[in-house]
RNA sequence: CCUUCGGGGCAGGGUGAAAUUCCCUACCGACGGUGAUGGCGCAUCGGAUGGUUAUCCGGUGUAGCACAAGUCCGUGACCCGCCAGCGCUCUAACAGCGUUUGCGGCUGAGCCGGUGAGAUUCCGGGACCGACAGUAUAGUCUGGAUGGGAGAAGG
Numbered sequence: 001c002c003u004u005c006g007g008g009g010c011a012g013g014g015u016g017a018a019a020u021u022c023c024c025u026a027c028c029g030a031c032g033g034u035g036a037u038g039g040c041g042c043a044u045c046g047g048a049u050g051g052u053u054a055u056c057c058g059g060u061g062u063a064g065c066a067c068a069a070g071u072c073c074g075u076g077a078c079c080c081g082c083c084a085g086c087g088c089u090c091u092a093a094c095a096g097c098g099u100u101u102g103c104g105g106c107u108g109a110g111c112c113g114g115u116g117a118g119a120u121u122c123c124g125g126g127a128c129c130g131a132c133a134g135u136a137u138a139g140u141c142u143g144g145a146u147g148g149g150a151g152a153a154g155g
Stems, first nucleotide, its partner, number of pairs: 001155005012024003026140002028130002030075004039065002041062009070128002079105004084100006111125004132143003
């Protein structure tokens, strides 16, 4: 540099003229990092079979491998600002609108108990969170979006 990939979710019921938006209940969890369980591998010890270094079972250890957090550390989408480029409109000059790159801002929510040397990550419990626009008030519907994108794989 090129190619491909790159987000899931209201079942059932109540009220109402109207709600997948309210209420009861249900369901969902992007990307990278970290990561003590468990799995595989490896090492080692013991036992059994077998009979010559093999198979099986169990214990212990682990620097290896894949997986592994919505709430930890960061990133991305939406939105806002600034500089610059480009296009359009307009003007005497200014200016306005659209768009792109870069930079900056904004950007939700986790506790308790257990085990243990060590866990906001494991186990158990019970919580909490979720851009903008539309519409009866939306994490789940429709829309911007056949877009963008952190990033992943390959060439």
Background
The prediction has a mean pLDDT of 76. The RNA shown here (FMN riboswitch aptamer (RFN element)) has 155 nucleotides and comes from Paenibacillus phocaeensis. It matches the Rfam family "FMN riboswitch aptamer (RFN element)". Rfam links the family to the GO term FMN binding. The RNAcentral record of the sequence draws on MGnify. The organism belongs to Paenibacillus, within Bacteria.